A computed fold for a 368-nucleotide RNA from Bifidobacterium ramosum, annotated as Bacterial RNase P class A. Its Rfam family is "Bacterial RNase P class A". It is annotated as a ribozyme. The RNAcentral record of the sequence draws on ENA and Rfam. The organism belongs to Bifidobacterium, within Bacteria. A source record names the gene rnpB.
[in-house]
This record gives sequence, structure tokens and C1' cells, in this order.
RNA sequence: UGAGACCUCUUGAUGGCCGCGGCCCGAUCUUCGAUCCGGGCUGAGGAACUUCCGGGCUCCAUAGAGCACGAUGGCGGAUAACGUCCGCCCAGGGCAACCUGAGAGAUAGCGCAGCAGAGAACAGACCGCCGGCCGCACGGCCGGUAAGGGUGAAACGGCGGUGUAAGAGACCACCGGGCCUCCGGCAACGGCAGGCCGCAUGGCAAGCCUCAUCGGGAGCAAGGCCAAGCAGAAGGCGUUUGAGGGCUGCUCGCCCGAUGCCUUCGGGUAGGCUGCUAGAGCCUGGCGGCGACGUCAGGUCGAGAUGGAUGGCCAUCCGCGCCGCGUAUGCGGCGUGACAGAACCCGGGGUAUAAGAGGUCUCACUUU
Repeated sequence: UGAGACCUCUUGAUGGCCGCGGCCCGAUCUUCGAUCCGGGCUGAGGAACUUCCGGGCUCCAUAGAGCACGAUGGCGGAUAACGUCCGCCCAGGGCAACCUGAGAGAUAGCGCAGCAGAGAACAGACCGCCGGCCGCACGGCCGGUAAGGGUGAAACGGCGGUGUAAGAGACCACCGGGCCUCCGGCAACGGCAGGCCGCAUGGCAAGCCUCAUCGGGAGCAAGGCCAAGCAGAAGGCGUUUGAGGGCUGCUCGCCCGAUGCCUUCGGGUAGGCUGCUAGAGCCUGGCGGCGACGUCAGGUCGAGAUGGAUGGCCAUCCGCGCCGCGUAUGCGGCGUGACAGAACCCGGGGUAUAAGAGGUCUCACUUU
């Protein structure tokens, strides 16, 4: 310099004007409280998206055990918990940094294997090779053979020899594989350690299944409180001997007035309040740990709507793109700044995303 790998971060900045939600203070009113009012503070995200997992919280259910159903699936750890994360092992890919993996069990049982090919599971003779018979010969028939060719994702260990008519773990050496022991490791697993087994019995379990572990259900429209109206229950008063209501400061008076009026009670609709945001919180630093993470000290408060606020305009600067001028640093003009938007709260996964910033590492080339 070029090409890559991994881990993080920012999510344009400042000021002004108008508008909206929340809280506090004031003002006004009919002073519980409300508002076309004034002032101050404050008001989206790294994913608030998806709702795919896990947990808190709330209500309901719940003797114990099993079946069924669902999820997970190498080992160890982290955590409130997880299907997440960290470290390691194994397999595959990459020269490498690193990436990917539902990565338990195929001698418990059942099932499946398209096309091609002669043959696809205790298989198979198409070509070839070898032997016998017929035949002058080409060739034909019968048998042997899985070493060679061909088909396939896969053809029943590989390779060299012995052996044989030709062959074959039939036998032998080496490699590979299985089992047992030993050694290392908490374990998965590893070993150029020792012994045994010639070693047909393969693949698919994101096919049924087996094994192990885990899982009660519904969700803030959960749940709790207050409570008009209507209906109900109980009691009281009353129907020309008039309860109660309206006019009214009071009395009188006038008018309305009857399955009516008043009081209490429980449930509870509309409606309102609560749950509601101080939390497994965030920031900085120290310590422990390879790490996920834990712990200690200090600091800090950062939305809370409920038909649902968080918007718009202007100016300057910043990033990016285009055009013009200029040898060039640059200057001027125009455009543009994504994905998306809280709704009980957290921990993750997944997905979307314009423009940038930082760090560590790998490979190739060049210079010293």
C1' cells in the first nucleotide's frame, strides 16, 4: 500500500419563533376540583420494530405419581431465567485471522432411499477376467470371480504382497476401524501407550421412535379502589286531613303534584382513580475472573400518554452527493441526512438501516 477477519461506538450540532403531552408554582372561578391564562423544568430508540424465547409482577388453578403434548439436545460455566451468552471439545470450510454446525441414540423396534445403474442391504455378474462343454473360427451355453471398467450421494475398509485357474481378510505387513486397559483432562474428548478382534451387518432420527432435562393456565384490556343513572331489597312518610318540588333572604301566597317521595343496603354499568414507572436501573473507578459475569465505592434520576403528546418553520455550522469556476488547497449554488417511532417493566435472539468513527488481528507485496 492492497485485500480481508473480528469487537465496539455515534445516530448531525447550536440558537430563535409557533404548537402539543407530563410535573411544579402562580392567577382566576362556583376553591373537592377545573381552565382558549402566565412562568419554570422536562418529553422516543439502537433497534422503541418483530412478539420468537426467558423472567419479574398480577389473578385463577393446584394432594402425590404416571401417561399424553410441547420445547431443548457435545462438555463445563455465567445468569433471576433462557432456545441467550462465555470458554473448551469434535466435525466441516478458509493459506490465515476466523467462520458454520438441532453436535444424544442407527446391534430396541418400525419405516424410507427418486434418477441412473445388471445390482441399493445379511445385495449384485452389464462389460471384463478364469475354467469346462459345443464349435474350424466368430461365437453360444454352464459355472467361478467383487481384483479392473461403468452407474450413483452411497456398491459391503485402503494399499502392497502371499496365494489361486482367475480371485477373495482366505492369509500377512502397514494404514484405517471396533472393544478393553492405562495415561492426561472436572468433563466433552485426546494419546506416535499396551492388548484383543480379520473386521458383511452402511446412510437418513429438521421420518416414526428411544433416552435425558425442562415446562400449570391467562395476561396491565392482568389486578385493585371509588362510584352517577337504571333495576332490586329493607324501612319511613304520603294521596283534597296532601309527602315532596318550583318561585323566594324569611313568612304568607301561587303553581306542579301520586303504584309517588325520602333514607339505608349489597352488587355494579357509564365514568374516574390506581397499578405506572427508582429499576435484576444508568455512569465512572477499583478488585476477582481467559471470558460471559460478579462484587465494592462514589455519583445520578432520564417520557408516562389513554382517540393516545414528542411536530413545524427559520438561521448558522457539520457530513454526503451533483453542477459551475479554478493548476490546486478551495470557493459558490442546489439537493440531501437513513431505518423507524414508547404504552406494565426487564434480559436476550432475529430483522431493517443513510452516513461516519475507533480498536485488535491475518494474508500478500514493497521499503529500511